[in-house]
This is a predicted structure of an 87-nucleotide RNA (c-di-GMP-I riboswitch aptamer) from a soil metagenome. Of the family's consensus pairs, 100% are formed in the model. RNAcentral holds the sequence, with entries from MGnify. Model confidence (mean pLDDT): 88 of 100.
RNA sequence: AAAUGGCAAACCCGUCGAAAGACGGGGACGCAAAGCUACGAGGCUAACGCGCGUGCAAUUCCGCGCCACGCCAGUCGAGCCACCGAA
Numbered sequence: 001a002a003a004u005g006g007c008a009a010a011c012c013c014g015u016c017g018a019a020a021g022a023c024g025g026g027g028a029c030g031c032a033a034a035g036c037u038a039c040g041a042g043g044c045u046a047a048c049g050c051g052c053g054u055g056c057a058a059u060u061c062c063g064c065g066c067c068a069c070g071c072c073a074g075u076c077g078a079g080c081c082a083c084c085g086a087a
Base pairs, nucleotide, nucleotide: 006031007030011026012025013024014023015022016021029074035080036079037078039077040076041075042072043071044070049066050065051064052063053062
C1' cells in the first nucleotide's frame, strides 16, 4: 500500500449529576490504538468547606475569591493488551 473490519466529534433526544461530565439512542468530525488504566504533567467544574462583600437583614435561598475528595484517556506523556502484512 491493500484487505476484514472497529471506534465515533459536533449536534439532537432521554437519564444521572450542583456542575464539569458520564451513560443509552440517533448522527459522523475525525482516529492505526480515538482499546484499557487517573501513574506524571496539563486542563475543566466548584457541590461541600473557608474568607470577603452587599444590604434593614444573609447561619440560610444574593454576589465575589480560594479550594477536588469530582471530571477530561478524542490534551500530552507513561504502563498494559492488540487486527492485517507489499515495502